[in-house]
RNA sequence: ACGGGUGUAGCUCAAUCGGUAGAGCACCAGCCUCCAAAACUGGCGGUCGCAGGUUCGAUUCCUGCCGCCCGUG
Numbered sequence: 001a002c003g004g005g006u007g008u009a010g011c012u013c014a015a016u017c018g019g020u021a022g023a024g025c026a027c028c029a030g031c032c033u034c035c036a037a038a039a040c041u042g043g044c045g046g047u048c049g050c051a052g053g054u055u056c057g058a059u060u061c062c063u064g065c066c067g068c069c070c071g072u073g
Base pairs, nucleotide, nucleotide: 001072002071003070004069005068006067007066010025011024012023013022019056027043028042029041030040049065050064051063052062053061
């Protein structure tokens, strides 16, 4: 330099042939206990990497850029 993959909650990852994003863990509270842990219940949490384009509507489609991973030379 070129090709491919990937970027979503604090972490690990889902989802949507375009219609307002979810789980587990973590965290907080309750319950329990002599206290705590575990279990159980509830809660908190996201400009979906950035900027444009298309669209009534974009996390999803298109373009450019950035980070990471793999490959080719």